[in-house]
RNA sequence: GCCCUUAUGGCCAAGUUGGUAAGGCGCCACACUAGUAAUGUGGAGAUCCUCAGUUCAACUCUGAGUGAGGGCA
Numbered sequence: 001g002c003c004c005u006u007a008u009g010g011c012c013a014a015g016u017u018g019g020u021a022a023g024g025c026g027c028c029a030c031a032c033u034a035g036u037a038a039u040g041u042g043g044a045g046a047u048c049c050u051c052a053g054u055u056c057a058a059c060u061c062u063g064a065g066u067g068a069g070g071g072c073a
Base pairs, nucleotide, nucleotide: 001072002071003070004069005068006067007066010025011024012023019056027043028042029041030040031039049065050064051063052062053061
């Protein structure tokens, strides 16, 4: 320098025939306990890396950029 993969809550992670986002851990509250842990129930938490484009509608498609990983020279 060229090419490929990847970026989603605090962490991990599903979701690519385009129709406003599962789950696990963690966190908060309650129940249970003499108390803690464990367990159960409920709850909060994501403008889906950035900018732009296409579309009635974009995590999803297109372009550029940035970060990370890999391949070739």
Molecule: transfer RNA
Organism: Ogataea arabinofermentans